[in-house]
């Protein structure tokens, strides 16, 4: 240069059009002589801009990153 595929909460990951979910990490609290395990709560997220739609994390186009094939 060409193709293909990723991009969601601190980290990892799910979610094929209708209030974004699990773990894990933080914060409090219980519990323990204290820490650790454990329980219970609580903060925290959709890569950007544009279109379609009554309604986009999900459909569609352009751009940014990253991986990957191949030249």
């Nucleotide at each position: 240069c060409g193709g293909a595929g990723a991009g969601u909460a601190g980290u990892a990951u799910a979610g094929u059009g209708g209030u974004a979910g699990u773990a894990u990490a933080c914060a409090u609290g219980c519990u323990u002589u204290g820490g650790g395990a454990g329980c219970a709560u609580g903060c925290g997220g959709u890569c950007c801009g544009a279109g379609u739609u009554c309604g986009a994390u999900u459909c569609u186009c352009g751009g940014c990153u990253c991986u990957c094939c191949g030249a």
Transfer RNA from Candidatus Azambacteria bacterium RIFCSPHIGHO2_02_FULL_52_12, 71 nucleotides, folded computationally. It was read from a public genome assembly. It matches the Rfam family "tRNA". Rfam classes the family as a transfer RNA. Taxonomically the source falls in Candidatus Azamiibacteriota (Bacteria, Bacteria candidate phyla). Its mean pLDDT, the model's own confidence on a scale to 100, is 81.